Transfer RNA from a Patescibacteria group bacterium, 73 nucleotides, folded computationally. The prediction has a mean pLDDT of 81.
Parts: sequence; structure tokens; C1' cells
RNA sequence: GUCCCCGUAGCUCAGUGGAUAGAGCGUAUGGUUGCGGUCCAUAAGGUCGCAGGUUCGAUUCCUGCCGGGGAUA
Repeated sequence: GUCCCCGUAGCUCAGUGGAUAGAGCGUAUGGUUGCGGUCCAUAAGGUCGCAGGUUCGAUUCCUGCCGGGGAUA
């Protein structure tokens, strides 16, 4: 250089055209406990990497760019 895969919550990931974008772990608050852990309840936390395009509608499809990983000479 060329080709392929990935980028979604603090972390690991699901969701692959349509309703308010979800789960586990973690965090906060409350309950429980002599205290802590465990357990239970509630809550916070997301410009879905960036920009543009297609569409009535895009996290999802297309193009470019950025970042990570891999293959090839």
C1' cells in the first nucleotide's frame, strides 16, 4: 500500500430499518446486619467514534474520515 473485522453506559457486550436504545458487572441511595460482605429495592449514567448521503423513519443501509485489531508482500 491492498483487503477483512470491530467502535453502543465507567468495564464486558446485546440490539442489524420503526415504540422510551437494553443486560450483566460496577457506582450512588435506602432496607437488612452489632459493623462489613451477601441478599432485596430504587436511581444516576448514552451527541450509538466523526461528517455526509439514502429513507416517511437510521444504532442498523451506503460513502469518506478517525481510532483499534488481523491478513497479505